[in-house]
RNA sequence: UGAAUGUAAGGGCAAACCUAUUGAAAGAUAGGGACGCAAAGCCAUGAGUCUAAAGUAAUGCUACUAUGAUAGUCGGGAUGCCAGU
Numbered sequence: 001u002g003a004a005u006g007u008a009a010g011g012g013c014a015a016a017c018c019u020a021u022u023g024a025a026a027g028a029u030a031g032g033g034a035c036g037c038a039a040a041g042c043c044a045u046g047a048g049u050c051u052a053a054a055g056u057a058a059u060g061c062u063a064c065u066a067u068g069a070u071a072g073u074c075g076g077g078a079u080g081c082c083a084g085u
Stems, first nucleotide, its partner, number of pairs: 004085001005083002012037002017032006035072001042077002046074002048070003055064003
């Protein structure tokens, strides 16, 4: 230096829950908090899942629908820290 690998060390992220803000909702953001994570950093192009404001049908309940979300559901893409072995 390269490859494999993630049992060491350093460093990193932060589920549930609580508070505040935001949003029609799902959810997001910030602070607290740690269930976990070797890409739990980035990208909604594939599949899945969640929501249904607007729209459509019915005009009564309701049903359908993503242009809204989810990368911590799976796959894919481009990248990346540390270095014990």
Molecule: c-di-GMP-I riboswitch aptamer
Organism: Clostridiales bacterium